[in-house]
RNA sequence: CCGUGCUAGACGGGGAGUUAGCGGUGCCCUGAACCUGCAAACCGCUACAGCAGGGUUGAAUCCCCGCCCCCGGUGGCGCCUUGUGAGGCCGGCCCUUCUAAGUAGUGUUGAUCGCAGGGUCUUGCGCAGCGGAGCCCUGUGAACCCCGCCAGAUCCGGGAGGAAGCAACGGUAAGCAGAUCUCUCCGGGUGCCGCAGGGAAGCCUUGCGGGAGCUGGCUGGAAGGGCAUCGCUCGGAAGGUGUCCAUCAAAGGCGGGUGCACGG
Numbered sequence: 001c002c003g004u005g006c007u008a009g010a011c012g013g014g015g016a017g018u019u020a021g022c023g024g025u026g027c028c029c030u031g032a033a034c035c036u037g038c039a040a041a042c043c044g045c046u047a048c049a050g051c052a053g054g055g056u057u058g059a060a061u062c063c064c065c066g067c068c069c070c071c072g073g074u075g076g077c078g079c080c081u082u083g084u085g086a087g088g089c090c091g092g093c094c095c096u097u098c099u100a101a102g103u104a105g106u107g108u109u110g111a112u113c114g115c116a117g118g119g120u121c122u123u124g125c126g127c128a129g130c131g132g133a134g135c136c137c138u139g140u141g142a143a144c145c146c147c148g149c150c151a152g153a154u155c156c157g158g159g160a161g162g163a164a165g166c167a168a169c170g171g172u173a174a175g176c177a178g179a180u181c182u183c184u185c186c187g188g189g190u191g192c193c194g195c196a197g198g199g200a201a202g203c204c205u206u207g208c209g210g211g212a213g214c215u216g217g218c219u220g221g222a223a224g225g226g227c228a229u230c231g232c233u234c235g236g237a238a239g240g241u242g243u244c245c246a247u248c249a250a251a252g253g254c255g256g257g258u259g260c261a262c263g264g
Stems, first nucleotide, its partner, number of pairs: 001264006009057003012030004020046005034054005063257006072248005077242006084235004090231002092227008101219003104215003113209008121198006127191002130187005137178004146171003154163003
């Protein structure tokens, strides 16, 4: 150096999760890489970390280690979205009071203020008016138990004459209706009214004094009180994203390492 046969090893790997820890079944990524049985409120092991049984390959392109590259995953950090808890001495909003810088209104046809008076208000009385009732007026209105006059008829009388008296007519009582003026009585959420008394504030108004401000509507400023709706701040949750940091990492690439026996 070559050939033959064995053995170690290999016959997928990885991530999260679970676990005291390791591995598996299950989920995910990559990949195409033996078979049978067990396994998730699990199955089997103990840092040499699946167990039990069978099979293929076998010292290397296939095993082991290191480095590079990198599909993918995980954590952190940043940003965004959704929803949630808290915060009123963050923005913003609301209310009360004060101010009078700006503006607006008013003021020498006289401001604020002071003095005096009146009205509005209320009570009593009066007047007017309104409503109601009464008197008066007109009309109507009694078969008889109202009046007058009484046709016809009736009664008395020898007669002359007399008597009572229904209807009609006329008038009236009670009652009913109407209407203007006068008069009387009653009533009131009536009144450009009169007299007297009362009268806190507000408003309107008159006169006098006085001589330039006054009002606080809007914007602004100050003080106090309040609002968790919106923005903002703080906290925590879920999801997404990043040309960031860390970690794990398949496949791939490079380099290195690693047996035994026999024969030639």
This is a predicted structure of a 264-nucleotide RNA (Bacterial large signal recognition particle RNA) from a Coprothermobacterota bacterium.
Rfam family: Bacterial large signal recognition particle RNA. Rfam's curators write: The signal recognition particle (SRP) is a universally conserved ribonucleoprotein involved in the co-translational targeting of proteins to membranes.
The organism belongs to Coprothermobacterota, within Bacteria.